A computed fold for an 84-nucleotide RNA from Litchfieldia alkalitelluris, annotated as c-di-GMP-I riboswitch aptamer. The sequence was found by an Rfam model in a public genome assembly.

RNA sequence: AUAAGAUAAAGGCAAACUUUCCGAAAGGGGAGGACGCAAAGCUUCGAGCCUAAGGUACUACACUAUGGUGGUCGAGUUGCCGAA
Numbered sequence: 001a002u003a004a005g006a007u008a009a010a011g012g013c014a015a016a017c018u019u020u021c022c023g024a025a026a027g028g029g030g031a032g033g034a035c036g037c038a039a040a041g042c043u044u045c046g047a048g049c050c051u052a053a054g055g056u057a058c059u060a061c062a063c064u065a066u067g068g069u070g071g072u073c074g075a076g077u078u079g080c081c082g083a084a
C1' cells in the first nucleotide's frame, strides 16, 4: 500500500412510531425515539421502485417526471478506527 470488517476502542448516523412544518402526492425538514448501519457520508450518472400536480387521453380506467427514494442496487467521489 492492497485485500479483509472484530464479541476491540473512540466518535457518528437513526427505521418504525409520535408530533409539528413544507408538499397535489410520493416524500422531505425540525423535535422526540432506536430497528438497524462500516460509508445508513455526498452525487440521481445507470437501473429499480414510489407518486402523477401539469400534460396526453376522454369520463374512467390508463399513460407520462420535469417530482421523489443514496436506509433498493450499481457507478463516481470523500472519509474514522484498526485485530486475527
Base pairs, nucleotide, nucleotide: 005081012037013036017032018031019030020029021028022027035071041077042076043075045074046073047072048069049068050067054064055063056062
Of the family's consensus pairs, 95% are formed in the model. Model confidence (mean pLDDT): 83 of 100.